Context: one part of a larger RNA
RNA sequence: CGUAGGAAGUUUGAGAAGGGCUAUCCCUAGUACGAGAGGACCGGGAUGGACGAACCUCUGGUAUGCCAGUUGUCCUGCCAAGGGCACGGCUGGUUAGCUACGUUCGGAACGGAUAACCGCUGAAAGCAUCUAAGCGGGAAGCCAGCUUCAAGAUGAGACUUCCAGUCACAUUAGUGGCGAAGGCCCCCUGUAGACCACGGGGUUGAUAGGCCGGAAGUGGAAGUGUGGUAACACAUGCAGCUGACCGGUACUAAUGGCCG
Numbered sequence: 001c002g003u004a005g006g007a008a009g010u011u012u013g014a015g016a017a018g019g020g021c022u023a024u025c026c027c028u029a030g031u032a033c034g035a036g037a038g039g040a041c042c043g044g045g046a047u048g049g050a051c052g053a054a055c056c057u058c059u060g061g062u063a064u065g066c067c068a069g070u071u072g073u074c075c076u077g078c079c080a081a082g083g084g085c086a087c088g089g090c091u092g093g094u095u096a097g098c099u100a101c102g103u104u105c106g107g108a109a110c111g112g113a114u115a116a117c118c119g120c121u122g123a124a125a126g127c128a129u130c131u132a133a134g135c136g137g138g139a140a141g142c143c144a145g146c147u148u149c150a151a152g153a154u155g156a157g158a159c160u161u162c163c164a165g166u167c168a169c170a171u172u173a174g175u176g177g178c179g180a181a182g183g184c185c186c187c188c189u190g191u192a193g194a195c196c197a198c199g200g201g202g203u204u205g206a207u208a209g210g211c212c213g214g215a216a217g218u219g220g221a222a223g224u225g226u227g228g229u230a231a232c233a234c235a236u237g238c239a240g241c242u243g244a245c246c247g248g249u250a251c252u253a254a255u256g257g258c259c260g
Base pairs, nucleotide, nucleotide: 001152005163006162007161008160009159010158011157015149016148017147018146021049022048023047024046025045026044027043033038051106052105053104054103055102059100060099061098062097066093067092068091069090070089071086072085073084074083075082076081111143112142117137118136119135120134165178166177167176168175169174182259183258184257185256186202187201188200189199190198207253208252209251210249211248212247213246214245216242217241218240223236224235225234226233227232
């Protein structure tokens, strides 16, 4: 820009893409077959490999503004308590998130048309013949089936709902102003993300931050008291501290403007 009014939402599916893998073992059955050695078709079940998708309950990994311990040095006047730097200084743990080494699931079934091939009926050609007319069976392959995208499918589809008012000028088509439904810019943001887009929210508000409570992590704070010459230990006290997680709460920030 188009889809012959403007919007919001829900869809149909022409078409396109993906996927389609495979092994071992068990039962049938040591049966059919075979002198024996050996050893099935058909049918049913179990467990894997590789590949793929989703996810984070579990098991691990990671954790650069979480917690603790600790070395050297400088600083906060000193003690104590802390802060900076040294690969996050080093070490031990670790929430969310992201992940695989973790978990779950998938390849199908069913149907249609067929290939090689196997048939029925059957003439040409009194026989024979699956073929010439006609009719069946038959593959991991083909078409559907499963998953995803999809009406620019210009062949532009369908359904539901909302708004279509008024003024001025030209008055034949129209142009312009203010508006409607609605949308956008802007702002607070994240289940989204390079940007854009997408999702939530904008005071008639829980969108983010703060605060409060919880979860979870660390592992027993500071101060004080007691014991010990001291290092330190114990008590107060499952303490103190705590990033992302789950709730609550307007304290802070979501001001304003445009299109139509």
Predicted 3D model of a 260-nucleotide part of an RNA (large-subunit ribosomal RNA, domain VI) from Ruaniaceae bacterium KH17. Its Rfam family is "Bacterial large subunit ribosomal RNA". Its mean pLDDT, the model's own confidence on a scale to 100, is 88. The RNAcentral record of the full RNA draws on ENA and SILVA.